[in-house]
Context: one part of a larger RNA
RNA sequence: CUGGGCGUAAAGGGAAUGUAGGCGGUGGAUCCAGUUUCAAGUUCAAGUCAUCAUAAACUGGCGGAAUGUUCUCGAAACCAAUUCACUUGAGUGAGACAGAGGAGAGUGAAAUUUUAUGUGUUGGGGUAAAAUCCGUAGAUCUAUGAAGGAACACCAAAAGCGAUGAAACUCUCCAGGUCCCUACCGACACUGGGGUGCAAAAGCAUGGGGAGCGAACAGGACUAGAUACCCUGGUAAUCCAUGCCGUAAACGAUGAGUGUUCGCCCUUGGUCUAAGCGGAUCAGGGCCCAACUAACACGUGAAACACUCCGCCUUGGGAGUACGGUCGUAAGACCGAAACUC
Numbered sequence: 001c002u003g004g005g006c007g008u009a010a011a012g013g014g015a016a017u018g019u020a021g022g023c024g025g026u027g028g029a030u031c032c033a034g035u036u037u038c039a040a041g042u043u044c045a046a047g048u049c050a051u052c053a054u055a056a057a058c059u060g061g062c063g064g065a066a067u068g069u070u071c072u073c074g075a076a077a078c079c080a081a082u083u084c085a086c087u088u089g090a091g092u093g094a095g096a097c098a099g100a101g102g103a104g105a106g107u108g109a110a111a112u113u114u115u116a117u118g119u120g121u122u123g124g125g126g127u128a129a130a131a132u133c134c135g136u137a138g139a140u141c142u143a144u145g146a147a148g149g150a151a152c153a154c155c156a157a158a159a160g161c162g163a164u165g166a167a168a169c170u171c172u173c174c175a176g177g178u179c180c181c182u183a184c185c186g187a188c189a190c191u192g193g194g195g196u197g198c199a200a201a202a203g204c205a206u207g208g209g210g211a212g213c214g215a216a217c218a219g220g221a222c223u224a225g226a227u228a229c230c231c232u233g234g235u236a237a238u239c240c241a242u243g244c245c246g247u248a249a250a251c252g253a254u255g256a257g258u259g260u261u262c263g264c265c266c267u268u269g270g271u272c273u274a275a276g277c278g279g280a281u282c283a284g285g286g287c288c289c290a291a292c293u294a295a296c297a298c299g300u301g302a303a304a305c306a307c308u309c310c311g312c313c314u315u316g317g318g319a320g321u322a323c324g325g326u327c328g329u330a331a332g333a334c335c336g337a338a339a340c341u342c
Base pairs, nucleotide, nucleotide: 004313005312006311007296008295012310014198016196017195021191022190025086026085027084028083029082030081034078035075036074040070041069042068048064049063051061052060053059089188091184092183095179096178097177101174102173103172104171105170106169107168108152113147114146115145116144117143118142123134124133161165203244204243205242206241207240208239212238217233218232219231220230255309256308257307258306259305260304263287264286266285267284268283269282270281271280272279273278316341317340324335325334326333327332
């Protein structure tokens, strides 16, 4: 390379958009580059087939076939090209609908902490047990008031929306989705190497903020030791604004798209029907035949049956390391070996 694969054995890119490329609906007409038909030319030697020489073989002589290629005459199904149409794919508009989809602003109640004042007097806190710690400079408890920051109990679920994610309430702005009959458009589609924007947490930079929590750190314990688990404190961080980083078990460990396939139940959002708890049909959330699978499982939202395009894998370790390059303030990220060893 071929062949075979990628839920859990090695292997789906974090997820999108989109360039090149690949691939692609229906019916006509034209065309003939690809494709294909007849004839012709050419097709070293060796090989192969027929034949001659030899008893036979090797060898030698002669001829043909096949393959490739060129040219000529034709064909027109497919592919390509040009053109005319179509509506089922894609898209647009109208009418409805659901949602914790995104951004900004404002507001709220409970709780923790701190603080002011009152009452009140000796412990409080913490643990398996203790101690560090707080407290007669009046703590803990309790009542009322104030400040400040962060998070939003119940509703709440196999529910809904989303790539990451996303939940108090109200308002404003923005975007996507689903259904539906009708109108428009007329293949405008799918995928997508590079590219580009987005992307949890942690981390970085600058400026704010800082209640609780809490890496580091300090102390008290436990212990043979205890750089831990437990306790008392506590800085960065966690929050906000702006910019960077670009990684996660970024998981459904399952790439995107299209078509075809026994049934059932519950459920979310529509539409049609209907006396109805019913029936029909789309788009989502769950079970289960056949099939498939090493098994587990999956099973119309496939891991079934097929097709198109991309990414990736090829024994374990060495190693996601070294070197080099690109990016980054840095941390590091991305691309990514070999010797050796089993």